[in-house]
RNA sequence: AGAGUUUGAUCCUGGCUCAGGAUGAACGCUAGCGAUAGGCUUAACACAUGCAAGUCGAGGGGUAACGUGUUGGAAGCUUGCUUCCGAUGACGACGACCGGCGGAUGGGUGCGUAACGCGUAUGCAACUUGCCUCACAGUGGAGAAUAACCCGGAGAAAUCCGGACUAAUGUUCCAUACACUCUUGAGUACGCCUGUACAUGAGAGGAAAGAUUUAUCGCUGUGAGAUAGGCAUGCGUCCUAUUAGGUAGUUGGUGAGGUAACGGCUCACCAAGCCGACGAUAGGUAGGGGUGCUGAGAGGCAGAUCCCCCACAUUGGGACUGAGACACGGCCCAAACUCCUACGGGAGGCAGCAGUGAGGAAUAUUGGUCAAUGGAGGAAACUCUGAACCAGCCAAGUCGCGUGAAGGAAGAAUGUCCUAAGGAUUGUAAACUUCUUUAGCGAGUGAGUAAGGACUUCCACGUGAUGGGAGUUUGAAAGUAGCUCGAGAAUAAGUAUCGGCUAACUCCGUGCCAGCAGCCGCGGUAAUACGGAGGAUACGAGCGUUAUCCGGAUUUAUUGGGUUUAAAGGGUGCGCAGGUGGUCUUGCAAGUCAGUGGUGAAAAGCUGAGGCUCAACCUCAGCCUUGCCGUUGAAACUGUAAGACUUGAGAGUACAUGAUGUGGGCGGAAUGCGUAGUGUAGCGGUGAAAUGCAUAGAUAUUACGCAGAACUCCGAUUGCGAAGGCAGCUCACAAAGGUAUAUCUGACACUGAGGCACGAAAGCGUGGGGAGCGAACAGGAUUAGAUACCCUGGUAGUCCACGCCGUAAACGAUGAUUACUCGAAGUAUGCGAUAUGACAGUAUGCUUCCAAGCGAAAGUGAUAAGUAAUCCACCUGGGGAGUACGCCGGCAACGGUGAAACUCAAAGGAAUUGACGGGGGCCCGCACAAGCGGAGGAACAUGUGGUUUAAUUCGAUGAUACGCGAGGAACCUUACCCGGGAUUGAAAUGUAUGUGAGCCUUUUGGGAAACCGAGAGGGUUCUCUUCGGAGACACAUAUGUAGGUGCUGCAUGGUUGUCGUCAGCUCGUGCCGUGAGGUGUCGGCUUAAGUGCCAUAACGAGCGCAACCCUUAUCGUCAGUUACUAACAGGUGAUGCUGAGGACUCUGGCGAGACUGCCGUCGUAAGGCGAGAGGAAGGUGGGGAUGACGUCAAAUCAGCACGGCCCUUACAUCCGGGGCGACACACGUGUUACAAUGGUAGGGACAGAGAGUAGCCACUCGGUGACGAGGAGCGGAUCUUGAAACCCUAUCUCAGUUCGGAUCGGAGUCUGCAACUCGACUCCGUGAAGCCGGAUUCGCUAGUAAUCGCGCAUCAGCCAUGGCGCGGUGAAUACGUUCCCGGGCCUUGUACACACCGCCCGUCAAGCCAUGGAAGUUGGGGGUACCUGAAGUGCGUGACCGCAAGGAGCGUCCGAGGGUAAAUCCAGUGACUGGGGCUAAGUCGUAACAAGGUAGCCGUACCGGAAGGUGCGGCUG
Repeated sequence: AGAGUUUGAUCCUGGCUCAGGAUGAACGCUAGCGAUAGGCUUAACACAUGCAAGUCGAGGGGUAACGUGUUGGAAGCUUGCUUCCGAUGACGACGACCGGCGGAUGGGUGCGUAACGCGUAUGCAACUUGCCUCACAGUGGAGAAUAACCCGGAGAAAUCCGGACUAAUGUUCCAUACACUCUUGAGUACGCCUGUACAUGAGAGGAAAGAUUUAUCGCUGUGAGAUAGGCAUGCGUCCUAUUAGGUAGUUGGUGAGGUAACGGCUCACCAAGCCGACGAUAGGUAGGGGUGCUGAGAGGCAGAUCCCCCACAUUGGGACUGAGACACGGCCCAAACUCCUACGGGAGGCAGCAGUGAGGAAUAUUGGUCAAUGGAGGAAACUCUGAACCAGCCAAGUCGCGUGAAGGAAGAAUGUCCUAAGGAUUGUAAACUUCUUUAGCGAGUGAGUAAGGACUUCCACGUGAUGGGAGUUUGAAAGUAGCUCGAGAAUAAGUAUCGGCUAACUCCGUGCCAGCAGCCGCGGUAAUACGGAGGAUACGAGCGUUAUCCGGAUUUAUUGGGUUUAAAGGGUGCGCAGGUGGUCUUGCAAGUCAGUGGUGAAAAGCUGAGGCUCAACCUCAGCCUUGCCGUUGAAACUGUAAGACUUGAGAGUACAUGAUGUGGGCGGAAUGCGUAGUGUAGCGGUGAAAUGCAUAGAUAUUACGCAGAACUCCGAUUGCGAAGGCAGCUCACAAAGGUAUAUCUGACACUGAGGCACGAAAGCGUGGGGAGCGAACAGGAUUAGAUACCCUGGUAGUCCACGCCGUAAACGAUGAUUACUCGAAGUAUGCGAUAUGACAGUAUGCUUCCAAGCGAAAGUGAUAAGUAAUCCACCUGGGGAGUACGCCGGCAACGGUGAAACUCAAAGGAAUUGACGGGGGCCCGCACAAGCGGAGGAACAUGUGGUUUAAUUCGAUGAUACGCGAGGAACCUUACCCGGGAUUGAAAUGUAUGUGAGCCUUUUGGGAAACCGAGAGGGUUCUCUUCGGAGACACAUAUGUAGGUGCUGCAUGGUUGUCGUCAGCUCGUGCCGUGAGGUGUCGGCUUAAGUGCCAUAACGAGCGCAACCCUUAUCGUCAGUUACUAACAGGUGAUGCUGAGGACUCUGGCGAGACUGCCGUCGUAAGGCGAGAGGAAGGUGGGGAUGACGUCAAAUCAGCACGGCCCUUACAUCCGGGGCGACACACGUGUUACAAUGGUAGGGACAGAGAGUAGCCACUCGGUGACGAGGAGCGGAUCUUGAAACCCUAUCUCAGUUCGGAUCGGAGUCUGCAACUCGACUCCGUGAAGCCGGAUUCGCUAGUAAUCGCGCAUCAGCCAUGGCGCGGUGAAUACGUUCCCGGGCCUUGUACACACCGCCCGUCAAGCCAUGGAAGUUGGGGGUACCUGAAGUGCGUGACCGCAAGGAGCGUCCGAGGGUAAAUCCAGUGACUGGGGCUAAGUCGUAACAAGGUAGCCGUACCGGAAGGUGCGGCUG
């Protein structure tokens, strides 16, 4: 110090989360020791038991207990001892009692309290103070009682009553007394208003106690001090304004009472004040501080332990005593609770220390000692002391130590992992060797805390309350700390984590399950995220989790934030308070600054020393304590007082300006209506229609009249106004800003919470008005529906007057004011200048562009969103929600103010790249159009779906599956089904053992075969050899393995389809941008093309395009056999048949040729155009191969390969049979047809490309034929080898036919082990549907479509009408790019990025959650009124008691508590009800995002299942 998380990516805004520190903690796992500090945060809930406040006999009377002494008796006996029972206060002492002092300290708790309670600083001239210190003075005399004890009585008890005796340092009286108090007189000094101090005269009043060991301790009065308190005041001290008014002893005065003292503290009277937006009052919460935690600090949070203050002691009230209390372990009363009881009455108060129950996540021993420190009493010894000091329990914190150290590589073994003949890791770790002994254990020794006091004794002198010495004695903790010795590595390591943040990675298991999770998020078969293991990382006697606080968070911003679009400028103005304020001079000194004094307790903190072995901890010193108060000074700034000024502001004069406002008057056009005329069948309306109007005469047109509303052109980027807003002309009134001038005032200013006023549209009230328009409504259309868009009507309203409402996207989404800061342009109104050429200055407005700067960017940029200043308003994640409740306003609608629970990890702004759009522009393609021929109807073939089945194996499924994998399923293939076999296996291979066979031929049994068996015959292998054997080879057995068309194409390779043969896709460097990214690749022209040219912050390059390759079209050259045959020769019935030839065709090598090269024209160029020339071919000549970056988790694990998973007498393998060929049906692709451009019969002609020896097969013979039997040639330019459409002739004559050939019957041929399921072909017979095909749809632009046949692969044969090739014949049409589909480039919008098959809104239905309302109901808080009224103080009375003083009693005021009543506030609950949030792939629609298919949104009103629709006005987002 930062990091993660919104996006495809980016920058920003903004929230959430994490890393740090801390704790009186709790929980989980684990645990060796010591030191030190800490330990009911909850029920101020209830408490059993014990202890926590006593002491003094040197105050007193006394003597219950104990002891001593004396004495009496008894017993035992050891005859002087022990024991027991009495008497005796004589002694030590002492229960209870009187008396004194102390129980007001110490200790506990935090209920209450928002307060002079606390903190700090002052004041008391308005006060008190026992014990203590000092000073002065005094301590004389007299009396009356009472408790204890005794007697009697009541009661269960607690306790009480009566009688009698008695003492005191108890109590009363008298005397004396000052410096005390009171009254009064005169005086001095001082002060702060009342006054205070000092000295003084007179008068009045008021004291005392004794004890004793004779040394002292007490007692009384006064003064002073110290200590401790009391009171008053300034300042500071939590949240809520959804608490705005509060207050009657209230505020003040006079007088009195009361108090230690001031005071409405109390009372009588008088006055009417007092507090409050600088927050009164009310409500909620809370003890305050020193300090603690955190933080760089400022701050924020907290108030345990320790210290100070306060408050309280079961709850409430009250006084008494006392120096001090309204009293924790005192009293009285009331209340609740608990206990005892004989039922009549009594007792009690752990928020003291332990302890118990309860509550709770949770907090300890019913311990020891007064040894030390401190306290009470006492003369003291001493007693008491749960204060205190110690110990016990608890890892609950902090600090320290240990669990060993050094060496040790075969880098052992085990485990784990991997790319696995091997390596890595565990890991110097272990073993092993050497060493050490802290802590612990055992044994021993052993401080200091002890000072003082007491006793004994000695010394000194000043002979004492003196000083000093010696000895004895006093330790709870505790035989503790420390020290020494001994043995022995011995007794001692865990916890959490390992996807990122965040240090640390693999395997197995699991399979959106189980689970994890602080945030993001993991898990759906290869999980570094779950669980386990190995390994690693972090910390370590601890480690994690949870909770809480601060930090990070500049995320409440004083330090230190913002408000155009992210949340946020009030709709606008005026203006009180408040805040802020121009220039100069002088004074004051409140703020300010400086010096100084007091205080700011200690502890804590920091620094420096010191003490525990170190540290924590403790001690000492210094600093600090940022504050408050006083005092001395300064005078710049602010303030204040006084004076002056003119530039801010205002006024005056002159001038011009404007849709500025209010009221009145006037005008024309249009519309509608009325009347009349002309006129006739339609009008109107729409995408198209219909509703509507019209023969009762509309629409149209003419004339006249009426009504209401709005003001065409001018008109604009114009003008005016504070905003809303304002538009015909004119009049009146009112107002405003501007310019010029510099005449007047002299800071009069700015802003502005509350307040007041204005405030579009809609809406509301009353009364008018009502032409047009027009929510609602009605009808017609559209539609799946259409509560809409469109149409026809139409009411409120729109208009006027008056009164409400008070809101808008009331927007520049930009508050007001002032100052400063480069430029350019336009325009409005003035002034200046000029005087018709022009200059173009200045002021105030309006508008545009740009610099710097600012900004996240878009942008803004003198009209700032720049630089500064003042004041106001507002914001702090999204949703819930501008909602609920409360209050205020309103006639209402509703407006203003304005939350929470709950929920999410985002919501959002700007910009970028894509994709998309029922956005735009440009362009292309058999994309449409123009044509030709088909499909869709029929039959059949084939593929698919579905169904069926034992099985109908599997895959392919929009385009891009469906005559596809398959270029050929009768068996095989074959993967499927049924049945039967065999299990190292059909094939491959290693090792070990055994055998020497195996193999070949052949016979035979069972069987469907595979297979299981049984024989016979023949041959008896090779190499080396030390002759044992070894090896090769084969078989058997065992084992490692094989095998799998089993799964995953969503783990993969390879291959393929498609976009698409579309023209695109990128890179380097540079430049631009914070960045994603852009530029280049855009623009203009051009091209089939990102093809090229020009331009250009780009310059180049790569993959694509093109070219290079093959083929075809022309020519040349070379070479000619099996091809060819012109010339020569031979020959035949005929033929290049033969000799021969190298001319031609052809074959196949090498070349040429085409490049917009030439011409013309257009163009800058690239290039275009021309029925140009030439040419076989012309603008890519035709065809093919060739497929960029990528997309579709596209296809394929069944072509092959391959990771992982699965099976192993089976999911592998062999065999027989069946199935893949099923058949109600649906779809795709084809074939054949429906006929005369044809069928049939006969005759005749012309190809190319291929294939062939298990083959092609000439030819001959047989058969109607398929074919059979013979049989030449050919491994092939030689042989097989013969095209059909076409042409000619004949016939058929429009029909289910001489069309069509399905189906079926019969007979055959061929292949093959075998044609039943399930082959093809032939012949004879049979002769179905079908007469050109609905919606819709496919192919094709030239040697193409159409049509005709031929060949080949696979193959025994063939279901081939398929596929791949070949040639023959050979068209039509394209105006053109509006539309459909697909694509390319540029641009635009976007809420999409899984990218429009996207996103997304609302109702309804279901579940869950929190919440509002609600007839009520329950509980609580505070107050008011009335009734009652304890204890008790005061007051009054006091006939009773007392000699009296006085008291009892009675009354009265106040008064806790109780009761009643009406209200109020808060909370709980409540049938029912309202909306909200979250949920699985529910229902209905499609509102929004693109022009979202009617642009959207805001306000308002009405309507509608719902999103929503419509009207009016507004905004552009």
The RNA shown here (small-subunit ribosomal RNA) has 1517 nucleotides and comes from uncultured Porphyromonas sp. The sequence is in RNAcentral, with records from SILVA. The coordinates come from a structure-prediction model, not an experiment, and the mean pLDDT is 83.